[in-house]
């Protein structure tokens, strides 16, 4: 240096959770990741810390250890910041809404007469009436009864010696209740009715007319003042989410150093 057989190694690892602890099943990250069985009212194990079974590869370019580098992702802390939600407060020369007031500015109105004063009328209330409308009744028209309505009652029936008398169906005519129409007239009742009338009352709020006075009046907008609401901002408290900072675990990438067996042959 080489051949055969074997031992060891390797055929993934990590985070949170869970656990006395370790590993696994389930979740998540990374990723080139042999197979089967077991397992969250868990499973296996004990510091050499999954168990059981099957398979592949092999002392190498693999594998193991140490140091550095890069670093997915997870976890923790934080009065470091942003946003959201809830609660509380009414301190604020913060906003907004509302009310009252003022009259500086704008506007409107006013010598074709403002505000005020005074007299009258209307609006308002009560009573009476008129009208309108609606409805009911009467009146009027039509219709309207197998018998139990009326008149006339053919035929027939009863009485009588007869003259004649009596009751009376159908028919015809009329009518009651009822039904329908008409709504011209009359009466009753009612009213979300009326540029209606009369009488009485009330009141100065509004409208309007007369008289008087003689320059302001108004408050729509801006501005000023006061009050109020707690709607928003804000303050306080709590919770959640995202970012930052710090800490921690860390797959993975790259680099450097060290180690890498036994037996029998050629």
């Nucleotide at each position: 240096c080489u051949g055969u057989a074997c031992c060891g190694g390797c055929c993934g690892g990590g985070g949170a959770g869970g656990u006395a602890g370790c590993g696994g099943u389930g979740c998540c990250c990374u990723g080139a990741a042999u197979c089967c069985g077991c397992a969250a009212c868990c499973c296996g194990c004990u510091a050499u810390a999954g168990c059981g079974g099957a398979g592949g590869u092999u002392a190498u370019g693999u594998c193991c250890c140490c140091g550095a580098u890069u670093g997915a992702g997870g976890c923790g802390u934080u009065u470091u910041u942003u946003c959201c939600a809830a609660c509380c407060g009414g301190u604020c020369a913060g906003g907004a809404g509302c009310a009252u007031u003022u009259a500086a500015g704008u506007g409107g109105u006013g010598u074709u007469g403002a505000c005020g004063a005074u007299c009258g009328g209307g609006u308002c209330u009560u009573g009476c009436g008129c009208a309108a409308u609606a409805u009911c009744g009467a009146c009027c028209u039509g219709u309207g009864a197998a018998c139990c309505u009326u008149g006339u009652c053919a035929g027939g029936c009863g009485g009588g010696g007869a003259a004649c008398c009596g009751a009376g169906c159908a028919g015809c005519a009329a009518u009651a209740a009822g039904c329908a129409g008409c709504c011209a007239u009359c009466g009753g009742u009612a009213u979300g009715u009326g540029c209606c009338g009369c009488a009485a009352g009330g009141g100065u709020g509004c409208c309007u007319g007369g008289u008087u006075u003689g320059a302001g009046c108004u408050a729509a907008c801006u501005g000023g003042a006061u009050g109020u609401u707690u709607c928003c901002g804000c303050u306080c408290u709590u919770g959640g989410a995202g970012g930052g900072a710090c800490g921690u675990c860390g797959a993975u990438u790259u680099c450097g150093g060290g180690g890498u067996g036994u037996a029998c042959g050629g």

Source information:
Bacterial large signal recognition particle RNA, 266 nucleotides, folded computationally. It was read from a public genome assembly, where an Rfam model found it. Rfam family: Bacterial large signal recognition particle RNA. Its family is annotated with signal recognition particle, plasma membrane targeting and SRP-dependent cotranslational protein targeting to membrane, signal sequence recognition in the Gene Ontology. Model confidence (mean pLDDT): 77 of 100.